[in-house]
Context: one part of a larger RNA
RNA sequence: CUGGGCUUAAAGGGUGCGUAGGCGGCGAAUCAAGUCUGUUGUGAAAUCUCUCGGCUCAACCGAGAAAGUGCAAUGGAAACUGAUUUGCUAGAGUGAGGCAGGGGUGUAGGGAACUUCCAGUGGAGCGGUGAAAUGUGUUGAUAUUGGAAGGAACACCGGUGGCGAAAGCGUUACACUGGGCCUUUUCUGACGCUGAGGCACGAAAGCCAGGGGAGCGAACGGGAUUAGAUACCCCGGUAGUCCUGGCCAUAAACGCUGAGUACUAGCUGGAGGGGGCAUGUCCCUCUCGGGCGUAGCGAAAGUGUUAAGUACUCCGCCUGGGGAGUAUGGUCGCAAGGCUGAAACUC
Numbered sequence: 001c002u003g004g005g006c007u008u009a010a011a012g013g014g015u016g017c018g019u020a021g022g023c024g025g026c027g028a029a030u031c032a033a034g035u036c037u038g039u040u041g042u043g044a045a046a047u048c049u050c051u052c053g054g055c056u057c058a059a060c061c062g063a064g065a066a067a068g069u070g071c072a073a074u075g076g077a078a079a080c081u082g083a084u085u086u087g088c089u090a091g092a093g094u095g096a097g098g099c100a101g102g103g104g105u106g107u108a109g110g111g112a113a114c115u116u117c118c119a120g121u122g123g124a125g126c127g128g129u130g131a132a133a134u135g136u137g138u139u140g141a142u143a144u145u146g147g148a149a150g151g152a153a154c155a156c157c158g159g160u161g162g163c164g165a166a167a168g169c170g171u172u173a174c175a176c177u178g179g180g181c182c183u184u185u186u187c188u189g190a191c192g193c194u195g196a197g198g199c200a201c202g203a204a205a206g207c208c209a210g211g212g213g214a215g216c217g218a219a220c221g222g223g224a225u226u227a228g229a230u231a232c233c234c235c236g237g238u239a240g241u242c243c244u245g246g247c248c249a250u251a252a253a254c255g256c257u258g259a260g261u262a263c264u265a266g267c268u269g270g271a272g273g274g275g276g277c278a279u280g281u282c283c284c285u286c287u288c289g290g291g292c293g294u295a296g297c298g299a300a301a302g303u304g305u306u307a308a309g310u311a312c313u314c315c316g317c318c319u320g321g322g323g324a325g326u327a328u329g330g331u332c333g334c335a336a337g338g339c340u341g342a343a344a345c346u347c
Base pairs, nucleotide, nucleotide: 004318005317006316007301008300012315014201015200016199017198021194022193023192025088026087027086028085029084030083031082033081034080035077036076037075038074039073040072041071042070049065050064051063052062053061054060091191092188093187095184096183097182098181099180103177104176105175106174107173108172109171110154114150115149116148117147118146119145120144121143125136126135162169163168206247207246208245209244210243211242215241216240220236221235222234223233258314259313260312261311262310263309266292267291268290270288271287272286273285274284275283276282277280296303297302320347321346322345329340330339331338332337
């Protein structure tokens, strides 16, 4: 290199957009680069192979032939790939008419709860636990009523329900805005798929600057428990959690399953459209999301039209465990650290 693989054994990039590249629908004509075929030239000798011959045989040596799978020139073929021209509509996009949605951004508003403060009632406990204690309370707590302020999150609806590329998205209204689905088949006419680099997005935590700070709460203090208790339990509590702007770029970023296309039994629920008539607990059809299951696949578990089946295209990745996602170099970052990423040695 060929070959073999990637749900769980090592292995799918966190996700998208997209450059180069790779691959690419149906018909016709032309060219002849790939492809196929003929001829010619060349492809040193030795070696290898074959046939003869020389040493008494052999090794060895000599002669001839073949081979040298290659390259070039030239004549031809035109199915396939390619190129050019021309056409098509089944892929892709577009127009028109509808539909659903926690898709995104911003602004404004709302109620419950909580905490704090003020005022009233009230008068001894409250709180907390397995049990306690720390804590809190006659300077009047807890409880309860009225009022004010503040911040965060939006109960019920709520659903293996919806939307989004993923991360993710759930109070209400408005404004702006992305995508999807259905019907029709208007228009374009292969405009497509994938995608090394690249660019963008990317939970939480963390970082920088400025705000904010109710509740919760790393660190920290105290009380318990315990042999000890740097914990689990309790009382407090700072960063943080929230907002604006800027970084960081990682996750069990998971369906541990890359994207696209085609084909391959069914049954049964959910969501969103369209159509039909016999208007029904009906039938047909498209899209999305579940369960069971045939063939097949699979080491099995399982999977099974949402494939892990049958095929093709493109990308990423794997090659025993430890050492190690370490060292080193490079690069990015304010830092934390990220990305890339070995070897010795050892089993």
Predicted 3D model of a 347-nucleotide part of an RNA (small-subunit ribosomal RNA, central domain) from an uncultured bacterium. It matches the Rfam family "Bacterial small subunit ribosomal RNA". The RNAcentral record of the full RNA draws on ENA and SILVA.